This is a predicted structure of a 100-nucleotide RNA (THF (Tetrahydrofolate) riboswitch aptamer). The sequence was found by an Rfam model in a public genome assembly. It matches the Rfam family "THF (Tetrahydrofolate) riboswitch aptamer". The literature on the family includes a 2011 paper in Structure by Trausch et al., "The structure of a tetrahydrofolate-sensing riboswitch reveals two ligand binding sites in a single aptamer". Rfam's curators write: Tetrahydrofolate (THF) riboswitch was first reported for Ames et al. as an RNA motif in 5' untranslated (5'-UTR)regions of folate transport and biosynthesis genes in Firmicutes genomes. The prediction has a mean pLDDT of 80.
């Protein structure tokens, strides 16, 4: 110099604890805000926050009662939360690791 390769945020699947089901959460749209391979850059992605709009699946079945409820167990249901595992992941550039 040449060739090959890992590794951010993150995305999925199962898997195991949870939370909701008296509707928070998820999803959507508007601004602000931070993070985002080691290093430079960066956003179609990713997290927060504030405002907006929309909106949902329950049953069964034990115990307790002051009969108004309460508390639990079991099946569901939520484009539910966390944590593992498997598989997927930053265009250039440079750095790394291997070979030659």
């Nucleotide at each position: 110099c040449g060739c090959a390769g890992a590794g951010u945020a993150g995305g999925u699947a199962c898997a195991g604890c949870g939370c909701g089901u008296c509707a928070a959460g998820u999803g959507c749209c508007a601004c602000c805000g931070g993070a985002u391979g080691g290093g430079a850059g960066g956003u179609u992605g990713c997290c927060g926050g504030u405002g907006g709009a929309c909106g949902a699946a329950g049953g069964u079945u034990g115990c307790c009662g002051u009969c108004g409820g309460g508390c639990g167990g079991c099946c569901g249901c939520g484009g539910u939360g966390c944590u593992g595992u498997g598989c997927c992941g930053c265009a250039u550039c440079c750095g790394c690791u291997g070979c030659c």